[in-house]
RNA sequence: AGACGAUAAUGGCAAAACUGAUGAAAAUCAGUGACGUAAAGCUAUAGGUACUAAGGUGGGUCAAUCCAGUAUGUCAGCCAGCUUCCGAA
Numbered sequence: 001a002g003a004c005g006a007u008a009a010u011g012g013c014a015a016a017a018c019u020g021a022u023g024a025a026a027a028u029c030a031g032u033g034a035c036g037u038a039a040a041g042c043u044a045u046a047g048g049u050a051c052u053a054a055g056g057u058g059g060g061u062c063a064a065u066c067c068a069g070u071a072u073g074u075c076a077g078c079c080a081g082c083u084u085c086c087g088a089a
Base pairs, nucleotide, nucleotide: 004087005086012037013036017032018031019030020029021028022027035077041082042081043080047079048078050074051073055070057068058067059066
């Protein structure tokens, strides 16, 4: 330095659910709460996967509800990229 990851040490994060706020939604933020977690730190303007469909497009309708597909919206606790604390075997 790399790889690896203890019933080690010091710290950290916080799933579901509930309450409030924002949003068309996905989801996000705050509080409570801990399912988990060695990268559950950062990156969605490298890329893939996944979620949503307001607007616009097409269909349908007297008109609307509605249907299809669309990211410019979202997700890093899916893969991936970058960085990183500790040190038993």
Background: Model confidence (mean pLDDT): 84 of 100. The RNA shown here (c-di-GMP-I riboswitch aptamer) has 89 nucleotides and comes from Paenibacillus sp. Soil766. The sequence was found by an Rfam model in a public genome assembly. The source organism's lineage runs through Bacteria, Bacillota, Bacilli, Paenibacillaceae and Paenibacillus.